[in-house]
Molecule: SAM riboswitch aptamer (S box leader)
Organism: Alphaproteobacteria bacterium UBA3773
RNA sequence: AACCUAUAAAGAGUGUGUGAGGGACAAGCCCGAUGACCACACAGCAACCGGCAAAUUGUACGGUGCUAAAGCUUGGACGAUAGGAAAAGUUUAUAAAACCCAUCGUCACGAUGGGUU
Numbered sequence: 001a002a003c004c005u006a007u008a009a010a011g012a013g014u015g016u017g018u019g020a021g022g023g024a025c026a027a028g029c030c031c032g033a034u035g036a037c038c039a040c041a042c043a044g045c046a047a048c049c050g051g052c053a054a055a056u057u058g059u060a061c062g063g064u065g066c067u068a069a070a071g072c073u074u075g076g077a078c079g080a081u082a083g084g085a086a087a088a089g090u091u092u093a094u095a096a097a098a099c100c101c102a103u104c105g106u107c108a109c110g111a112u113g114g115g116u117u
Base pairs, nucleotide, nucleotide: 001117002116003115004114005113006112007111013042014041015040016039017038021031022030023029025075026074027073028072043067044066045065048063049062050061051059052058053057071109076107077106078105079104080103081102083101084100089099090098091097
C1' cells in the first nucleotide's frame, strides 16, 4: 500500500515548553494570545487484539487508539416522506409531474482496531 472484517450520535485533562494558526480537503460553522495546534510527562476514557481471572462476563496488566462540537454539518449515489416551494430558474399538458429545498434511511467514501498478502 491492497483486500477482508468489526465499530462509531456515548466516554475521557492537568502541567511544562513553544508561539499562530487549527478542526484531512472545499464551503460553512466553530476552537484559538483567557495560549489553540504540536512535543514531553503524568493522568484518564475505552474491552479492538493479547494476558489474567472466580469466565460466554469481568479486569486497564501489555499493544494500539482516543481525551471540543454526531465522522462538527454539507459536499458521491440511491430510496422514502399524507413533507416544502411553485418564490429564482428549466421542461411541460399549468393539474402539479420532474429538476430544486428539507427530514429520515441505506450504500459509498474517510477514521480506528484486528487478520491476510